[in-house]
Context: one part of a larger RNA
């Protein structure tokens, strides 16, 4: 000088674009944040409409049909934080020995069986959470059989799949979403490996699965990753080992650069998800809002026992110099479910709140001298604030008031229609193309137009030197000032305090950190 995720102190008009618990990875009331699919299965409570039996109370049928069940895909994304890690965690090259649901390509298949369980009914226990029993059931749920290109083996031979819905439609078919199988793509992961990026030597020796190797076991894969054996080895001043801090990285700040300092927000990876340990399931997880067990905590309780996890988004309480709303909306971009309508979404899109920051505008413009009045200075003449008011003319950015009003919607279902495919042909339906065609939180917001009126809007901090910018009073080493030097014991440009004058300006100082 420049930067801040910043605070404090005095002030304080507007708008845009970012930021916003750096401190306790303390603890958490409430609400929300992950569902979805009836075009996978049986199948219901109300409640309605129909059709019927009764004189009525009241029933029987049947369609529609919420919730709960079983059952598929997704919950491993998205979103939060930075405890821990000094390590292939990271970052940047290379490699083999691996695995990839959902998608996209090309091939083929999708035959025949078969037993149960929930939901539901009966009952039993228990405060509750929940649990057990008996009895019928269904499926794209599950288990065989039989084939298959494939896989294993020198080779005989072995191993080894599927599941069915919707639409339409002169009756047996096409069409269209599915399923399995098998080769590639494409994404995403898993793994090894060279370099490279902190401190301490007041840490100098580490190290028994330890370093190999050999047989086995394990995994999607190589591997002491895991057993047994064997054999004495590996690492280490080119800093092993131990100890302390740390999440890395693109970047970000500063400097002319070399380089120092940082890693907040945006965007890669990593690690965690109450604290430790564990596996299931699944194409992925040892899984923030599954699950089991142990530990602290809060909370129910009928004392037998149960229940919970905000380092999701509000919001609260403790801490602290400090850091927002328990808001709106799925319009739009993503994302999950679904044929499709559409649900879900605290991602996101927006609003609020805060000068926290950077960027923009404003707060008036011309004229105007008797250089007015007042204040300050001076002994007065006079100087000074000062064209600076006042006045005069004019202007309306913003302000108020009224009024007018976007762009962000693309298009989806559907409907009609043009070619097109499959088929023997029709329909429907795909696929290309056209035309029609709902849907805006933010908002009556941006802007725009009219109307009034100079009207609504100026402060901080400084004046010995270093640094632009001086006098007056007051005080009298007191009170006080100060980044350094240093000022103040009667004339203080250095303290208060007036006048004036320099700076920067919706800010302006101090303080803290880093070049």
């Nucleotide at each position: 000088g420049a930067a801040c995720g910043a605070a404090c102190g005095c002030u304080g008009g507007c708008g845009g674009c970012g930021c916003g618990u750096u401190u306790u990875a303390a603890g958490c009331a409430u609400g929300c944040a992950a569902g979805u699919c009836g075009a996978g299965g049986g199948g219901u409570a109300a409640a309605u409409g129909c059709c019927u039996g009764g004189c009525a109370a009241c029933g029987g049928g049947u369609a529609u049909g919420a919730g709960a069940c079983c059952g598929g895909c997704a919950g491993a994304c998205g979103g939060g934080u930075g405890a821990g890690u000094a390590a292939c965690a990271c970052g940047u090259g290379a490699g083999a020995a691996u695995c990839u649901a959902c998608c996209u390509u090309a091939a083929g298949a999708u035959g025949g069986g078969g037993g149960g369980c929930a939901g539901c009914u009966u009952g039993u226990g228990g405060a509750a959470a929940c649990a057990c029993a008996g009895g019928a059931u269904a499926a794209u749920a599950c288990c065989g059989c039989g084939u298959a290109u494939g896989c294993c083996g020198a080779g005989a031979g072995g191993u080894g799949a599927a599941a069915g819905g919707a639409a339409c439609u002169u009756u047996u078919g096409u069409u269209c979403c599915g399923u399995c199988u098998u080769a590639a793509g494409a994404u995403g992961a898993g793994c090894u490996u060279g370099c490279g990026g902190c401190c301490c030597a007041u840490u100098a020796g580490c190290u028994a699965g330890u370093u190999g190797g050999c047989a086995g076991g394990g995994u999607a894969a190589g591997a002491g990753c895991c057993u047994a054996c064997c054999a004495a080895g590996g690492c280490g001043a080119c800093g092993a080992u131990g100890g302390g801090u740390a999440g890395c990285c693109g970047g970000c700040c500063u400097g002319a650069g070399a380089g120092g300092g940082u890693g907040u927000a945006c965007g890669g990876c990593c690690a965690c998800a109450u604290u430790g340990g564990g596996a299931c399931u699944g194409a992925g997880a040892c899984a923030c809002g599954g699950c089991c067990c142990a530990g602290a905590c809060u909370c129910c309780u009928a004392c037998g026992g149960g229940a919970g996890g905000c380092a999701g988004c509000a919001g609260c309480u403790a801490a602290g110099a400090a850091u927002a709303u328990u808001c709106c909306g799925c319009a739009a971009u993503g994302g999950g479910a679904g044929a499709a309508a559409u649900c879900c979404u605290g991602a996101c899109g927006g609003a609020g709140c805060g000068a926290c920051g950077c960027c923009g505008c404003g707060u008036g413009a011309a004229u105007g001298a008797u250089u007015a009045a007042g204040g300050c200075a001076g002994a007065a003449a006079u100087g000074u604030u000062g064209u600076a008011a006042a006045a005069u003319u004019c202007u309306u950015u913003u302000a108020u008031a009224c009024g007018g009003g976007a762009a962000g919607a693309a298009u989806a279902a559907a409907u009609a229609u043009a070619g097109u495919g499959a088929g023997a042909g029709a329909a429907a339906c795909g696929c290309u193309g056209u035309a029609u065609g709902a849907u805006g939180a933010c908002g009556g917001u941006a802007c725009c137009g009219u109307a009034u009126g100079a009207a609504u809007a100026a402060g901080c901090c400084c004046c010995g030197g270093c640094u632009a910018a001086c006098u007056a009073c007051g005080u009298g080493c007191c009170a006080g000032c100060a980044g350094c030097c240093g000022c103040g014991g009667u004339a203080a440009u250095a303290c208060g305090u007036a006048g004036g004058g320099g700076g920067c300006a919706a800010g302006c100082g101090u303080u803290g950190u880093u070049c």
Model confidence (mean pLDDT): 84 of 100. This is a predicted structure of a 515-nucleotide part of an RNA (small-subunit ribosomal RNA, 5' domain) from a metagenome. It matches the Rfam family "Bacterial small subunit ribosomal RNA". Gene Ontology terms of the family: ribosome and structural constituent of ribosome. RNAcentral holds the full RNA, with entries from SILVA.